A computed fold for a 682-nucleotide part of an RNA from an Acidimicrobiaceae bacterium, annotated as large-subunit ribosomal RNA, domain II.
The sequence was found in a public genome assembly.
The organism belongs to Acidimicrobiaceae, within Bacteria.
Context: one part of a larger RNA
């Protein structure tokens, strides 16, 4: 991992519903006794029949209270015993799971000290004290030379250790193996006996070690310890179906109350929608009257600056400037206004729906999610957080579209059909259906990502300038003289800067638009002439495209192929195709009405589902009654065939060799895929 087999809400005794029974103002026995049992006995006691009041206590009332006042709880309304079964309460209490705590005990053959009593250390190095001779000296120190053999001395096997590396790492080994390393007379290794014990021991100390266990050994009992955790909990079909809120809470992944589900009673439209009357209200938005901001202008009171002043007064000012007054604003915590919509009340009026409400039983749920509206946080970020909303969907919803894609679009699967119509979306190929009609528009493969911005890209719509007395463009030709205007300036001559910006000829030319010079010079431009002949500019709204456009394995930002009077894109039409949607035909459950004693028919409507709640059955083992089968072949096993919505059932042949079935009732060790489940087998 597989396959067999085991494997989880059980029991007692309280309580409290519900079904069903007996007997009923009543109902019932318990221990025990008798009996072989069935049964019989046995009224102690237990609930109910009256209550209030802390109680004395009163009693249909009682308590409060001065109260014959109010007010609270009562007075109506059948209980009781049993059996089944829902929950709950004690107890292991659905099953399995800790680390842990306490109590007796076993443990120092591992290992940590320590005690006794024994063993062990190749071979080489160095050469200290002493002493002995010789130099030395008053005497020494002292110094040579020998001799001597010290040391937690040196090297280095045995032996003790484990720094390094490389291997192993389902190992040859649950600590090992090569190659190197440290100590090797010493605080040294060691052999045998013996002692220290668990909140204790031993520790040259590492929380080390104390039998492969150690921040408290190990066995056995308290023991099924607790576990607001995790995991798992076994046939079928039917009806209905949530929650992921609030409010509290050593609470926050648990719980209590409500809210929301179901189920039984009772009520009978009280629910709900829509219409009408009448109410309450300060959001949206609007507003500036208030409180606050916040711009310009006016007018000006006050301050400041200047003149002018002995004070004092005045005078003036492109400075600031309150109030006031004109214009224009902004504000969740301003508001002179102020909707739609919801909300609340009555009256109608429609609807008949798993509508409301009220008692009771039993629950889950209390992590949500994203869409779509409306706010707050955050960056007017985020598949972000957090609130709100009769919202919708996912959760617990399958089909069909969006390539693929819990929550987005259509649409809510009772069951069968190789029928039909249609949503959303599509309709050139993959691919069901139109290479479908008309009319425009894009050239950008925009279509098939994106911004401020920029652009004689193109369509259409609007104004307006100049134009046959000839525009715009091109092309010919003039652009001039007072003049180099005046200041600056080294120079300044149309063109560094600064002032001014006249005047004359003229068709027409700026005291000068750009380039240029060192300053002139030179180009040119405005402006005018001719040449040519007809349309040329300039703004403004809008369709559609153009640039901006830069990512990581491979085109890869249309599913693909491939599309360009489209297979893009904007408008109008025809048609067609699409689903579990509607709809035919056939079944089946479940409700409501009608008919009917009843079974049952006949319409009507209904039939997704998770937590759950409710109902109805199927199958084991085992007892009791019942009635069969069986060596002419039980039960089990093996194919095959029928039957039923289904759990299951029933037949035929085979196998197999002795049991085993309907029906009724009643009892359970009563259903297995999962628990890193438990045993075997493979």
């Nucleotide at each position: 991992g597989c396959c067999u087999g085991c494997g989880a809400g059980u029991u007692a005794c309280g309580g409290u519903g519900u079904g069903u029974g007996g007997c009923a103002a009543g109902g019932u026995u318990a221990a025990c006794c008798c009996g072989u049992g069935a049964g019989g006995g046995g009224a102690a006691g237990c609930c109910g029949g009256a209550g209030c009041g802390a109680a004395a206590g009163c009693g249909a009332g009682u308590c409060u209270g001065a109260a014959c006042a109010g007010g609270g709880c009562g007075u109506u309304c059948a209980g009781u015993c049993g059996c089944a079964u829902g929950c709950u309460g004690u107890a292991g209490a659905c099953c399995c799971g800790a680390a842990g705590c306490c109590g007796a005990g076993u443990g120092a053959u591992c290992u940590a000290g320590c005690c006794a009593u024994g063993g062990g250390c190749a071979g080489u190095g160095u050469g200290a004290a002493g002493c002995g001779g010789g130099g030395g000296u008053a005497a020494g120190a002292c110094c040579c030379c020998g001799u001597g053999g010290a040391g937690g001395c040196g090297c280095g096997a045995a032996c003790c250790c484990a720094c390094u590396u490389c291997g192993g790492u389902u190992g040859a080994a649950a600590a090992c193996g090569g190659a190197g390393g440290g100590g090797a007379u010493g605080a040294c290794c060691u052999g045998u006996g013996g002692u220290u014990a668990g909140g204790g021991g031993u520790g040259a100390a590492a929380g080390g070690c104390c039998a492969a266990u150690c921040a408290a050994a190990c066995u056995c009992g308290g023991u099924g310890a607790u576990a607001g955790c995790u995991g798992g909990u076994u046939c079928u079909c039917c009806g209905c179906g949530a929650a992921a809120u609030g409010c509290a809470u050593u609470u926050a992944g648990g719980u209590g109350c409500a809210g929301c589900g179901u189920c039984g009673c009772a009520u009978g439209u009280u629910c709900a929608g829509c219409c009408g009357u009448g109410g309450a209200g300060g959001u949206a938005g609007a507003g500036c009257a208030c409180u606050g901001g916040a711009u310009g202008g006016g007018c000006u009171a006050g301050g400041g600056g200047c003149c002018c002043c002995a004070c004092a007064a005045g005078g003036u000012u492109a400075c600031u400037g309150a109030c006031c007054c004109c214009a224009a604003c902004c504000a969740a915590a301003c508001u002179c206004c102020g909707a739609a919509u919801g909300c609340c009340a009555c009256g109608g009026u429609u609807c008949c729906a798993g509508a409301g409400u009220g008692c009771g039983g039993c629950a889950g749920u209390g992590a949500g999610u994203c869409c779509u509206c409306g706010g707050g946080g955050g960056a007017u970020g985020a598949g972000c957080u957090u609130c709100g909303a009769u919202g919708g969907a996912c959760a617990a919803a399958a089909g069909g579209g969006a390539a693929a894609c819990a929550g987005c679009c259509c649409a809510g699967a009772c069951c069968g059909c190789c029928g039909g119509u249609u949503a959303a979306g599509g309709c050139c190929c993959c691919u069901a259906a139109u290479u479908c009609u008309g009319u425009a528009c894009u050239a950008a493969g925009u279509g098939g990502u994106a911004a401020a911005c920029g652009a004689u890209g193109u369509g259409g719509g609007a104004u307006u300038g100049c134009c046959c007395a000839g525009a715009c463009a091109g092309c010919c030709a003039g652009g001039a003289g007072g003049u180099u205007g005046g200041c600056u300036u080294a120079g300044a001559a149309g063109c560094a800067g600064c002032c001014a910006c006249c005047c004359u000829u003229g068709a027409a030319a700026g005291a000068g638009u750009g380039c240029g010079u060192a300053a002139c010079a030179g180009c040119u431009c405005a402006c005018u002439g001719g040449u040519c002949g007809a349309g040329u500019g300039g703004c403004c709204c809008u369709g559609c495209g153009c640039g901006g456009a830069c990512a990581a394995u491979g085109u890869a930002a249309c599913g693909g192929g491939g599309c360009u009077u489209a297979a893009g894109u904007a408008c109008a039409g025809a048609g067609c195709c699409g689903a579990a949607a509607c709809u035919g035909c056939g079944g089946a459950u479940g409700u409501c009405u009608g008919u009917g004693u009843a079974a049952a028919c006949a319409g009507g409507c209904a039939u997704g589902g998770u937590a759950g709640c409710g109902g109805a059955g199927c199958g084991u083992c085992g007892a009791u009654c019942u009635u069969g089968g069986u060596g002419u072949g039980a039960a089990g096993c093996g194919c095959c065939g029928g039957u039923g919505u289904g759990a299951a059932c029933c037949g035929u042949c085979g196998u197999g060799g002795a049991c085993c079935g309907u029906g009724g009732u009643c009892g359970a060790g009563u259903g297995c895929g999962a628990a890193u489940g438990c045993a075997g087998g493979u």